[in-house]
Molecule: small-subunit ribosomal RNA
Organism: uncultured prokaryote
RNA sequence: GAGUUUGAUCCUGGCUCAGGAUGAACGCUAGCGGCAGGCCUAACACAUGCAAGUCGAGGGGUAACAUGAGUGCUUGCACUUGAUGACGACCGGCGCACGGGUGAGUAACGCGUAUACAAUCUACCUUAUACUAGAGUAUAGCCCAGAGAAAUUUGGAUUAAUCCUCUAUAGUCUAUUAAUAUGGCAUCAUAUAAAUAGUAAAGGUUACGGUAUAAGAUGAGUAUGCGUCCUAUUAGUUAGUUGGUAAGGUAACGGCUUACCAAGACAACGAUAGGUAGGGGCCCUGAGAGGGGGAUCCCCCACACUGGUACUGAGACACGGACCAGACUCCUACGGGAGGCAGCAGUGAGGAAUAUUGGACAAUGGGCGAGAGCCUGAUCCAGCCAUGCCGCGUGCAGGAAGACGGUCCUAUGGAUUGUAAACUGCUUUUAUACAGGAAGAAAAAGGAGUACGUGUACUCUAUUGACGGUACUGUAUGAAUAAGGAUCGGCUAACUCCGUGCCAGCAGCCGCGGUAAUACGGAGGGUGCAAGCGUUAUCCGGAAGCAUUGGGUUUAACGGGUCCGUAGGCGGCUUAUUAAGUCAGAGGUGAAAUCCCACAGAUUAACUGUGGAACUACCUUUGAUACUGUUAUUCUUGAGUUAUUGUGAAGUGGUUAGAAUGUGUAGUGUAGCGGUGAAAUGCAUAGAUAUUACACAGAAUACCAAUUGCGAAGGCAGAUCACUAACAAUCGACUGACGCUGAUGGACGAAAGCGUGGGGAGCGAACAGGAUUAGAUACCCUGGUAGUCCACGCCGUAAACGAUGGUUACUAGCUGUUCGGACGAGAGCAAUCUUCAGUGGCUAAGCGAAAGUGAUAAGUAUCCCACCUGGGGAGUACGUUCGCAAGAAUGAAACUCAAAGGAAUUGACGGGGGCCCGCACAAGCGGUGGAGCAUGUGGUUUAAUUCGAUGAUACGCGAGGAACCUUACCAGGGCUUAAAUGUAGAUUGACAGGGGUGGAAACCCCUUUUCCUUCGGGCAAUUUACAAGGUGCUGCAUGGUUGUCGUCAGCUCGUGCCGUGAGGUGUCAGGUUAAGGCCUAUAACGAGCGCAACCCCUGUCGUUAGUUGCCAGCAAGUCAAGUUGGGGACUCUAACGAGACUGCUGGUGCAAACCGCGAGGAAGGAGGGGAUGUCGUCAAAUCAACACGGCCCUUACGUCCUGGGCUACACACGUGCUACAAUGGCAUGGACAGAGAGCAGCCACUGGGUGACCAGGAGCGAAUCUACAAACCAUAUCACAGUUCGGAUCGGAGUCUGCAACUCGACUCCGUGAAGCUGGAAUCGCUAGUAAUCGCAUAUCAGCCAUGAUGCGGUGAAUACGUUCCCGGGCCUUGUACACACCGCCCGUCAAGCCAUGGAAGUGCGGGGUACCUGAUGCCGCCGCGCCAACCCCUCGGGGAAGCCGGCGUCCAGGGUAAGCCGCAUAACUGGCGCUAAGUCGUAACAAGGUAGCCGUACCGGAAGGUGCGGCUGGAUCACCUCCUUU
Repeated sequence: GAGUUUGAUCCUGGCUCAGGAUGAACGCUAGCGGCAGGCCUAACACAUGCAAGUCGAGGGGUAACAUGAGUGCUUGCACUUGAUGACGACCGGCGCACGGGUGAGUAACGCGUAUACAAUCUACCUUAUACUAGAGUAUAGCCCAGAGAAAUUUGGAUUAAUCCUCUAUAGUCUAUUAAUAUGGCAUCAUAUAAAUAGUAAAGGUUACGGUAUAAGAUGAGUAUGCGUCCUAUUAGUUAGUUGGUAAGGUAACGGCUUACCAAGACAACGAUAGGUAGGGGCCCUGAGAGGGGGAUCCCCCACACUGGUACUGAGACACGGACCAGACUCCUACGGGAGGCAGCAGUGAGGAAUAUUGGACAAUGGGCGAGAGCCUGAUCCAGCCAUGCCGCGUGCAGGAAGACGGUCCUAUGGAUUGUAAACUGCUUUUAUACAGGAAGAAAAAGGAGUACGUGUACUCUAUUGACGGUACUGUAUGAAUAAGGAUCGGCUAACUCCGUGCCAGCAGCCGCGGUAAUACGGAGGGUGCAAGCGUUAUCCGGAAGCAUUGGGUUUAACGGGUCCGUAGGCGGCUUAUUAAGUCAGAGGUGAAAUCCCACAGAUUAACUGUGGAACUACCUUUGAUACUGUUAUUCUUGAGUUAUUGUGAAGUGGUUAGAAUGUGUAGUGUAGCGGUGAAAUGCAUAGAUAUUACACAGAAUACCAAUUGCGAAGGCAGAUCACUAACAAUCGACUGACGCUGAUGGACGAAAGCGUGGGGAGCGAACAGGAUUAGAUACCCUGGUAGUCCACGCCGUAAACGAUGGUUACUAGCUGUUCGGACGAGAGCAAUCUUCAGUGGCUAAGCGAAAGUGAUAAGUAUCCCACCUGGGGAGUACGUUCGCAAGAAUGAAACUCAAAGGAAUUGACGGGGGCCCGCACAAGCGGUGGAGCAUGUGGUUUAAUUCGAUGAUACGCGAGGAACCUUACCAGGGCUUAAAUGUAGAUUGACAGGGGUGGAAACCCCUUUUCCUUCGGGCAAUUUACAAGGUGCUGCAUGGUUGUCGUCAGCUCGUGCCGUGAGGUGUCAGGUUAAGGCCUAUAACGAGCGCAACCCCUGUCGUUAGUUGCCAGCAAGUCAAGUUGGGGACUCUAACGAGACUGCUGGUGCAAACCGCGAGGAAGGAGGGGAUGUCGUCAAAUCAACACGGCCCUUACGUCCUGGGCUACACACGUGCUACAAUGGCAUGGACAGAGAGCAGCCACUGGGUGACCAGGAGCGAAUCUACAAACCAUAUCACAGUUCGGAUCGGAGUCUGCAACUCGACUCCGUGAAGCUGGAAUCGCUAGUAAUCGCAUAUCAGCCAUGAUGCGGUGAAUACGUUCCCGGGCCUUGUACACACCGCCCGUCAAGCCAUGGAAGUGCGGGGUACCUGAUGCCGCCGCGCCAACCCCUCGGGGAAGCCGGCGUCCAGGGUAAGCCGCAUAACUGGCGCUAAGUCGUAACAAGGUAGCCGUACCGGAAGGUGCGGCUGGAUCACCUCCUUU
C1' cells in the first nucleotide's frame, strides 16, 4: 500500500496478501565453473582404523633391522661379537592443562564493559647479577623362582642416571624485632643501615644444561560498579544465615572452615520460588528506534557414559590419566577382568533432513629434540550434495507461400502460434579430441665465500609440491553437446475452447463448482522467473496492531462507586553556594573478523587483501553554570489561620403535629359490595359496602416545589430543640510554599440479601385461588409470607452515569436562575448596572468518525493516578484473599469465527404519530353462499383421462366454439424421408385416372389406358446422396407479448450549494388541487419522463353536400304505402367549423384557488365515455401463438391411419343460468330501437307439416333486399297452493347438419313434473343514464353442448351524516439489532453427531526439598607390641623423624525409610462450552416487538424467562411546565 464487516458510507478493529531472509526440507526439472556451507532431532548406543608423542647430545642397556669383525665349515649357510648406524621395552626429562569436539548443565561476577589486587601465582621465553663444592642410599630394567584362563602380579639377587637424600657456601631471598625519611584513601608501601634464625644446585662433554634473586613478557586467579529472559494465580526468605574476635586453611582476600559473641542480612527499585536458556563480537529485518536469532568464523564459559573424589604438576580436580559408586556393553576356564567417538572418517537408531571408514605433512602452525628428524584426522587439499551466493552458456543475422499441423471464431473466409519453422549465411564461449603447461618454494641442512674474536649476520650454490598433468593457453571439427518450474477471478503481470455439473475438486484472504465455470480437470495461447521454479516451516517488515520516537479511554475495547492519605512522581518568587544531572575540551579503552568508503588481486563477479572511517558505549580528567537538583536566605500572589456577615431537604440524637389508611367498640341503615376489556375468586342477612362518634396502631410527610438548594459520592424534604461539620462573600491581621496527584492501605458506600432482638398499618417476591389462552409456571383480579420500619453487626455490589478521574492556567459572545457583595440615585423596597461563587439553555473559533461538545470543553497546555489492545469461550475454570452464607475481589487457557462493533445515509417495516385519497368503511340497491342445471378447477379413477395457468394478479382462463379432423394423450397396425425447394448421379416413359381382391383404414396386390421433339433435348416420374423433423427439456439462459401494484402521482437529470462520505437540497414548509396541477415562501435555478392538454365517440349550433336516406310545401297516384314528378326546409348521413375559458358578476383570500338555488348557455368548473399505463416490483405468466441459445431423440421422443380419450364421478371449490312467484304466470291484441351480419350466404312470399323443418321461389355482394325486438300498453283469467309457480330428470316420436350423432350434437312435439317457498358463518358489485331489469346482434362455426365472450340499444332508481374503525395507497415525521428488507431478524431448553476443556473415587510417571538410617573412594585428624634403605642420636644393634600399612572418626557421592509439596499423563462418572443438515418446544429481544427495555440483587419456573425492591434512558407516543432562538 491492497483485499475483506455494509444495500451503500465514514470510522474503530481484527484476519489475510504483496518484500527480505534461512545450516532448511519436499515436489518437478537439470549444461558448466568459482567461492562458501553441510546431524538444527537421540549430551542416544557404538564395530574398525587413525587423532600425543619425543629426546641415545640424561641413563642402564641390546629384543628387532642394517653394517663391520670373528668362529665353524657343508662356500653360502649357521653361530658369536653393542664394535658401529640405530633402537623394542625400561629409568629419567619435557609435553600430554595446547590444538580438536559439544552446548547437557548454568539466570550465575557465567558473560559483556569499566576498574582494582597496598590480597596473588606464572613452566618454557627475554634481560641482569651471582653460583654450579662435597658425600651417600636405593630402584626399574636385565637375571632367577613362582601365581593366574586372561588382565595382571608376587618373591629373591644385582645395577645406572639430568632419579632421590644429606652436608657446605650465599645474597638485592624468607621470617621476626625495633629506628629514620618519603609517599599513600586506609590496612600500609618504598628507601637506608642493623641484629637473630633459615633455605640452592646436575650433569653432559664443549653445543648446551642446572640453582638463587630481581625485572619483563605471557598466561592464570580473585574482588567490585553497571548491564543481562518470562511468571506476583511465586510475598516473604535466610542459622554459617549477617557481622565481630581468635585460630586453621589457601598462591592469595574472604564464614572459605571451626570455636565463641552479637542479631542481624535480603525484599514491592521484586527477595525467595517456578519455567526457559550457554554469553558476547556478530547475523536477519527495519527509514530509524526497535524486533527476532546466537549455524559457519573469532573471544569467554561449561562439559567429556552418569555422580563423587583426590593425586601428579608451573598450570587439572584432567575428552583419548587414576580411584570409588551406578547404568550399559563385551571377554571368561565363573574364580575374575576390560571399555567410554560431544576428536577425524564410519555404523545402527531417531528424523522431513545433513557428506568419504580419501590424500599429504608440500605450505601455515603445534610438541619433543642441539639438529637431521619424528609425530600431528590441527591444517592444507581432494570426493559427495543446485544447500546458498556469483558468473557463463543453450546461438547470431537474414528469411512471408505469413507453409503444414494445432487452437479459436461472426466458419466459401479470417485470427493466432509466427520470423517462429523449413531454407541461406556467420560465429565457436562451452562440450569433445590432441598438444603445451604454471604460481603457490620462503627456507632449514650440506658445500663455498665475505664482515668482526669463539659465534652470529649476509651472499652464492644445491634440495623440497599432496593438490596435479589441475588452473591456464593453443589447434581441429561442427549449431554441433545443453530448458524447465510456476502461474493466468480480484489482490497480482497474464484468456479462450472442451469436459464435469454443490459431483470430482480448488483455495493465502475474499471465495469458485447446483448444464453456457477466464476460479475444478485437459488443451491452445499468454505472463513472470530461469538451471532453476514452486510449496511448506520459521523470523522481521508492512503493523502507529504495546505507540520512547509514535496510540487511545462520552457513544467503537477502555475513568477506579467516592473521598482521605503513605511511599513515589511533579512543583511559586529573590539572592547566594555547590557542581550530582546537563554541556564542552582532552586522555584511555571499545581484540581481530564483520558493516561502510577508497584502492588493489584473481579475465568480471561472488571471494580476498591493504588502508581509512566507524563501533552511537564505559572510565578518568579539566572547564562552563542558563536550566533541574543540594544547602542556606528573602518574599507573598499558591495554600492555610483568625475576624465579621450570611446560606442551605448537610449529618447525629431527642420532642412533637395534622391529613390519609387499617383495625376495634358503639349508633344509623339494607342488600348488595368489590373488581374488570368482560368476568370470576373474595367480602356480605351471624348485617357487609356506605355513614357518624370515640379509641388504637404503624409507616410516610400533600400544598410550598422550581433544569431550586446542600453534600465527596451513595444520598438528603412536616415542625422544633441540642450537638457537629461544611461552603460563600468581605476585610487584609497572621504563617510563609506549608502545594498537586496518589500504587499498597484506610473510611464511607442505593437497593436487595444475611445474623440477633423488636415492630408490623399499607404495599408486597414466594405461594394459593379466579380469569385470559392452544398452553399461561406471565401480563389482569382477589388474598398473602419473607421483606419493607427501628437498634446493633455483616455484605461491598448497581445503567454506583455527565456512560466524561483529579489539579492549575489560558481562549469570542448572548440569555435565565440561586446565595452574597459594591458604586450611584433613593426614606426604604422594587428595578437597573457591575463583581465573586454555584446551577441551566443557545452559539463562534477549535476539536470530533459523526452524533455532538463548546469557559461546568470532548478546545489549547502542565503534572499525577487508573484503565484498553478483534468477537466468542468468560468475568468462566483453577489457585489465592475476604465473607455466617449468598457471593465479592484477583483472573487464564484449549478450542472456534472473519468478523463483532460505533455514528450517520437511503429504503423497507411498526399491533409509532400527523395529514390526505379510493364503492375502503358508512348510507343504500341488487347479488353469491342454500336448490336444480351449465361451465371451469382440485381430487379420485383410467390404457389415456394431453399440456399449461394456482392468494390478490389461476379456476365460462389459453379455448372467439374437442363427434372424425382439431389432438399434442392411449391401444393397435404401417412407413423411414411425408410436403416444399435445390444440386449431382442413375433409371424409366411414366405417373395420375378407371375397374377389381383383401383389410378397420392407412396400405398392399391384380388389370386397363398411355408424353412432346427441330433428335441437341425438354417435361414428368422413380431411386440414391446431401441438406429434414420434434406441441421433447429448460420462461431460473432469452427476445417479444401480457398480468399486477395503478391512471396511483409519482420517478429522475444538468448546474450550483451543503456534507470527509454514502447522500442531501431542488421534490421540503404554508395554502390549494383529481394531480410533484398551481400560488406564496425558499440555496437553489432550470429541465426531462409521468399529470393535464393534443386523438376518437357522444351532447348544441352553423356551413357544405343530397343517394340507396328524408317529405314541410306543390303536383300525380294507391285499399294502403316517399310509390312517382320534384324539393334541401326538417330528420338523417359525413366532412369542416363554432362553442366552455372561472371568461362575467358577488363574497373570502397576498395569490393560487374556493364558494353561490348568480347571470347567460345545449353543456359550468376535467360536461360524460374511450384509447393512452413513468422509473420500477413480483427470477410473476408464456420455449404449447411466434422466434431463439444450449441439451436430448433419429427404422423414433419423427410421420401416416383406425378406434378410444380430453365429456369418467363417493366428493370439494369458483363463475354463471333458471327459479322459488301475484311489481307474477298464461292467453289474445297493439307500439317503439340501436349496432352489426349476409353468396357453398341472408332468405321475403306461396304451399305442406302441431312443430323443428321441408318443397318451390322473388330480392340482395346490400343507407336499396333479408330478421315480429322484448320488457311495455290494453283486455281476460289464475287467489297463495309445491300451484295454470318451477322446470330438472326420464320415456316415446321426430327434424337438421355431417362420411359418421353409440360413447358424445343441437332443435321440435307428446307425456313425465325432482329439488326449490328467498338461503348459516361469511362474502361480492355498484355513486347516474349508473345499479337493477328487458331483449337484439356478431365472432368462432358443417352442426353445436353459448346459460360463455364481445358489442347494441329499451325501461330506469335509491343513498352518501361523515372519515372513528376494516382494506389498499400517497406525503411528512419517528424508532429499528430488518436490507432475500416483518412471509425479516432472533433467544433458550431438549434430542443427534463431533472437537477441545473443568471437576472426580483413584492409578501411573517425573521434579525438588525436609527428617532419620546407612555410607564406597578420598583429603584431613587421631591411634598402633604392625612394616621400614638414605637423615639424626646412641652405638653396631636399637631408638627417633619421615614414609608405608592397618584401625577409628568428621565430611561427602550413592542407597534406603517416612510424611508432605509441585508438575504431567490417565480414569468409571459428571459440569458447562464450541461447531454441525431443512430435528422438537415455545417466542424472550429488535417497532410502544404487542407487559418499554436494561443494570444490581432476591425468590420462582420445561425453556427462553417472570415477579418484587432500588436505579438508568442507551424508551416510543400524547399533554403540560421551564429555558433558549426568532417574530